[in-house]
């Protein structure tokens, strides 16, 4: 240098073209003499940058960073 692959709330993991989902944690309320557990309810994310489409988290093409493999 080539070549595969992954990159989605803090953290972990899902999502084969149409409203971005869960677990965890974070806030609030319930329950409790007080905490813990439980239960409700709530805010939080699609690495960047173009392209295809009516419409891209998805497909394409650079890039970026992190893993394997080959020189």
């Nucleotide at each position: 240098g080539c070549g595969c692959u992954u990159a989605u709330a803090g953290u972990c993991c899902a999502g084969u073209g149409g409203c971005a989902g869960g677990a965890u944690g974070c806030g609030a309320g319930c329950u409790u003499c007080c905490c813990a557990a439980g239960c409700u309810c709530g805010a939080g994310a699609c690495c960047c940058g173009g392209g295809u489409u009516c419409g891209a988290a998805u497909c394409c093409c650079g890039g970026u960073a992190g893993g394997c493999g080959c020189a």